[in-house]
RNA sequence: CUAGAUGGUUGGGUGGCUGCGUGAAUGCGUGCGUUUGCGAGGAAAGUCCGAGCUCCAUGAAACGCAAUGGCGGGUAAUCCCCGCCGAGAGUGAUCUCAGGGAAAGUGCCACAGAAAAUAAACUACCUUCUAUGCAUUGCAUAGAAGGAAAAGGUGAAAAGGUGCGGUAAGAGCGCACCGCGCUUCUGGUAACAGAAGUGGCAGGGUAAACCCCAUUGGGAGCAAGACCAAAUAGGCAUAAUCAUAACCGUAAGGUUAUCGAUGCGUUUCACAUCGUGUGUUAUGCGGGUAGGUUGCUAGAGCAUGUCAGUAAUGCCAUGCCAAGAGGAAUAGUCGCCUCCGUACUUUCGGGUAUGUAGACAGAACUCGGCUUAUAGACCGUCUAGCUUA
RNA sequence: GGGGCCGUAGCUCAGUUGGGAGAGCGCUACGUUCGCAAUGUAGAGGUCAGGGGUUCGAUUCCCCUCGGCUCCACCA
Numbered sequence: 001c002u003a004g005a006u007g008g009u010u011g012g013g014u015g016g017c018u019g020c021g022u023g024a025a026u027g028c029g030u031g032c033g034u035u036u037g038c039g040a041g042g043a044a045a046g047u048c049c050g051a052g053c054u055c056c057a058u059g060a061a062a063c064g065c066a067a068u069g070g071c072g073g074g075u076a077a078u079c080c081c082c083g084c085c086g087a088g089a090g091u092g093a094u095c096u097c098a099g100g101g102a103a104a105g106u107g108c109c110a111c112a113g114a115a116a117a118u119a120a121a122c123u124a125c126c127u128u129c130u131a132u133g134c135a136u137u138g139c140a141u142a143g144a145a146g147g148a149a150a151a152g153g154u155g156a157a158a159a160g161g162u163g164c165g166g167u168a169a170g171a172g173c174g175c176a177c178c179g180c181g182c183u184u185c186u187g188g189u190a191a192c193a194g195a196a197g198u199g200g201c202a203g204g205g206u207a208a209a210c211c212c213c214a215u216u217g218g219g220a221g222c223a224a225g226a227c228c229a230a231a232u233a234g235g236c237a238u239a240a241u242c243a244u245a246a247c248c249g250u251a252a253g254g255u256u257a258u259c260g261a262u263g264c265g266u267u268u269c270a271c272a273u274c275g276u277g278u279g280u281u282a283u284g285c286g287g288g289u290a291g292g293u294u295g296c297u298a299g300a301g302c303a304u305g306u307c308a309g310u311a312a313u314g315c316c317a318u319g320c321c322a323a324g325a326g327g328a329a330u331a332g333u334c335g336c337c338u339c340c341g342u343a344c345u346u347u348c349g350g351g352u353a354u355g356u357a358g359a360c361a362g363a364a365c366u367c368g369g370c371u372u373a374u375a376g377a378c379c380g381u382c383u384a385g386c387u388u389a
Numbered sequence: 390g391g392g393g394c395c396g397u398a399g400c401u402c403a404g405u406u407g408g409g410a411g412a413g414c415g416c417u418a419c420g421u422u423c424g425c426a427a428u429g430u431a432g433a434g435g436u437c438a439g440g441g442g443u444u445c446g447a448u449u450c451c452c453c454u455c456g457g458c459u460c461c462a463c464c465a
Stems, first nucleotide, its partner, number of pairs: 001385010012337007020039009041360001045371002048369005053221004058270006065217005070084005085099001086097004100212002105210002107206003122152002125147010160178006179201001180199008225294004235285007243258006259275005287464003301320005307314002338357001340355006390461007399414004408445001416432005438454005
């Protein structure tokens, strides 16, 4: 210099004028004015995870359902983050991985192919027998019986790979190396790695198919919920339930036991409430209001520094913070600076002119993450190749 | 703002142990008819919303994105 990898920052600045929303103060004509403060993002987005907060759910056990899945750590918590291990891709920096179990069981593997999981004989190979031909015991062709997974071909996948020996031909049949399984030892918290010995090699893939194992999980969501005010037909339909026995009491009624219903996935047990009132519960239809206050913004918050830690992160100290909203404001314009593009010019430093500051987008209870979108600018670290010294 | 569902031919919809992309209407051509309709025969027409992953193989299983539909407040 070229081509890359990776981590991070930024997303114009400043001033004037005119506006918009809102808090506080203040004036009066009580819904307007004046003064002053504040007023979008790194993703406010998707709503994919995890929480805070609020209401609902009686408790326990079992089953079911859902999610997650190498090991260790971080965190309020997570499907997040950090470090390490293993597999794969790349010359490399580095990147990707839903990365437990296929020897618990079940299912599936289309087409092609001889055979797709208790392996299998289509072509070709070898041996024996029979027949025919040439004809010397041999050779060729055809058929039958057997051997054999070595060669061909099919497929995504064909039952360890390469080589040598061996054999009628072959085969882990034997041997060497590689791979794999098992055992022991060593290192490591662990995943795992290494070494030695041993076994001729065993049951291919699929679990983002059912499933098994381990771990975790109650439901709904600020339109949650609380308070105040206004208004009306305080309505109708459907379904379920109101049961049995004993005792006390003159009676109304009460107590106990059983039974039934409800108790937010199901069941069981315990427990609670209700069980003839113009009842209770559930669902649906109909009616009324479309008002105010609160929840509502200082929080597991951000930045810097010391210390601990490889790191994520944690402790401590210091500093900083000010939209809270109702269909919803956060804008427009001009000047200067800076940046970028284009054109002209140049004494190669630059200068002049011009252009919508040029991307994605936009709060609606609040955080921590992830994912997705994003014009351009800047910084750090690293890799490969080439050139020069 | 929050919850749920859907996307397959021009339209309406099927599509299950993952392996052929289909039906009805519509469209085109031919036949039938004097001509049209109806009818018969044949045919065309597909980004299975888009992208990625798992798998030998994806409309189907998983993830992300896009688009559409639908529900919700309070009072008695």
This is a predicted complex of two RNAs, RNase P RNA and transfer RNA, with 465 nucleotides together. Rfam match: Bacterial RNase P class A. Its family is annotated with tRNA processing, ribonuclease P activity and dimeric ribonuclease P complex in the Gene Ontology. The family's RNA type in Rfam is ribozyme.